[in-house]
RNA sequence: CGAGUCGACUGGGCGGUCGCGUCGGCCUCUGUGAGGUCGCCGAGGAACGUCCGGGCUCCACAGGGCAGGGUGGUUGCUAACGGCAACCCGGGGCGACCCGCGGGAAAGUGCCACAGAAAGCAAACCGCCUCGCCCGACGGCUUCGGCCGGCGGGCGCGGUAAGGGUGAAACGGUGGGGUAAGAGCCCACCAGCACCCCGGGUGACCGGGGUGGCUCGGUAAACCCCACCCGGAGCAAGGCCAAAAGGGUCUCCGCCGCGAGACGGUGACCUGCGCAGGCGUUUGAGGGCGGCCCGCCCGAGCCUGCGGGUGGGCCGCUUGAACCUGCCGGCGACGGCAGGUCUAGAUGGAUGGCCGCCCUCCCGUGCUCCGGCGCGGGGGACAGAACCCGGCGUACAGGUCGACUCGUCCA
Numbered sequence: 001c002g003a004g005u006c007g008a009c010u011g012g013g014c015g016g017u018c019g020c021g022u023c024g025g026c027c028u029c030u031g032u033g034a035g036g037u038c039g040c041c042g043a044g045g046a047a048c049g050u051c052c053g054g055g056c057u058c059c060a061c062a063g064g065g066c067a068g069g070g071u072g073g074u075u076g077c078u079a080a081c082g083g084c085a086a087c088c089c090g091g092g093g094c095g096a097c098c099c100g101c102g103g104g105a106a107a108g109u110g111c112c113a114c115a116g117a118a119a120g121c122a123a124a125c126c127g128c129c130u131c132g133c134c135c136g137a138c139g140g141c142u143u144c145g146g147c148c149g150g151c152g153g154g155c156g157c158g159g160u161a162a163g164g165g166u167g168a169a170a171c172g173g174u175g176g177g178g179u180a181a182g183a184g185c186c187c188a189c190c191a192g193c194a195c196c197c198c199g200g201g202u203g204a205c206c207g208g209g210g211u212g213g214c215u216c217g218g219u220a221a222a223c224c225c226c227a228c229c230c231g232g233a234g235c236a237a238g239g240c241c242a243a244a245a246g247g248g249u250c251u252c253c254g255c256c257g258c259g260a261g262a263c264g265g266u267g268a269c270c271u272g273c274g275c276a277g278g279c280g281u282u283u284g285a286g287g288g289c290g291g292c293c294c295g296c297c298c299g300a301g302c303c304u305g306c307g308g309g310u311g312g313g314c315c316g317c318u319u320g321a322a323c324c325u326g327c328c329g330g331c332g333a334c335g336g337c338a339g340g341u342c343u344a345g346a347u348g349g350a351u352g353g354c355c356g357c358c359c360u361c362c363c364g365u366g367c368u369c370c371g372g373c374g375c376g377g378g379g380g381a382c383a384g385a386a387c388c389c390g391g392c393g394u395a396c397a398g399g400u401c402g403a404c405u406c407g408u409c410c411a
Stems, first nucleotide, its partner, number of pairs: 001407010012358007020042002023039007044382001048393002051391005056234004063294004068230005073087005088102001089100004103225002108223002110219003125164002127160003131156006138149004172190006191215001193212008238315004246271005252265003256261001273307007286298004322341008359380009
């Protein structure tokens, strides 16, 4: 200098002017409100997706069985997770690094197209070999009938899976012996598998040694088997106030009554919408236990139709498994200690508009001491809280920084 790998940050800044939202102080007024003024604070790294895990709220918690869902190497971190860290194994890459739906194929079922003889217990397309038969030519012998010898070709029974071919993959590989020709048939070495021992490691696993027979594919992101885990619903959760046509109890008053008491009014408290119909009240309607079955528990109300009131306000609602800084421990994720900070809480839903300068990128143009400078034009990403938090996934114009790898050159 070039090419790459991994990680992190930023994503406009400043000033002026007008205008927004919560909260607080002060002042004024017709007062739980309105106005004026001042002040603190006021969207994100993803606020997006709604894919996981929780906090929180309410309901339930009695179990058994079946089904369903999730995860899948080991050890750690964490409130937890399907997350994160480190490591192991396998694969890719010269390498830095990257990838993994990472338990089981001797429990069973399924699938492996085409090609090929054959793709799960074998099999023979070409080929090689023994034997039998036929044909041809040659050589030798001949008592001229034939005999012997090997060679070539064809057919058939049998042996073979070493050689060749097909394919992603064909029943271990290389070398030698052996054989009619071959084959782990035998031997040496290697790989794989099983068993045993030693060493290292918390572990997954790694390294070494010995024995053995000879060596039965792949696929589970196919069904399946194994191991572990799994209450439900969700802030539109859940509470409070108000409203509503009534009803009940009690105190007091008025009126009527011999009295009990009836009627009307006022106040306090409780309850709670009215009418009709059906079922039910221990012979249990209805409801609950993630789905179903069994079983168990609660239970006096439940269901249907017609009509009335409300559609409002307040809480939940932001102090958190929070953030920042320093030190310590740890390879790391992270943890501990000390100090510091309080950073939106809206509810038709707030943070914006305008002007100027600066910054950055692109294009054009002029100059240049080649470092750069000036002018003009254009652009400045993805995208917005709504109960909160930890992750994952996705989107992102432009800009900045760090570490490492490979290549080339120079000293």

Bacterial RNase P class A from Rugosimonospora africana, 411 nucleotides, folded computationally. The model forms 97% of the base pairs in the Rfam consensus. The sequence was found by an Rfam model in a public genome assembly. Its mean pLDDT, the model's own confidence on a scale to 100, is 75.